[in-house]
Predicted 3D model of a 72-nucleotide RNA (transfer RNA) from a Chitinophagaceae bacterium. RNAcentral holds the sequence, with entries from ENA and MGnify. The source organism's lineage runs through Bacteria, Pseudomonadati, Bacteroidota, Chitinophagia and Chitinophagaceae. Its Rfam family is "tRNA". Rfam describes the family as follows. Transfer RNA (tRNA) molecules are approximately 80 nucleotides in length. RNAcentral records the identical sequence in 2 taxa.

């Protein structure tokens, strides 16, 4: 300086271009004499930020940051 990956909920992941979902966490509540394990439910998203294609973008592409990784 160059190239590549990869950036979704407080974390860890998932999603054929048709519009986001799980496990976990908290929180009610069941359940025990009392906890705990368990069960039911509830809450949580500017898909890193911009801009472009598109009838429709988490997905496609162009920029910027930010992490790692190669080479020099």
């Nucleotide at each position: 300086u160059g190239c590549g990956a990869c950036u979704u909920a407080a974390u860890u992941c998932a999603a054929u271009g048709g519009a986001a979902g799980a496990a976990g966490a908290u929180c009610a509540u069941c359940g025990u004499u009392a906890c705990a394990a368990g069960g039911u439910g509830a809450u949580a998203g500017u898909u890193a930020c911009u801009g472009g294609u598109u009838c429709g973008a988490a997905u496609c592409c162009g920029g910027u940051a930010g992490u790692c990784g190669c080479a020099a």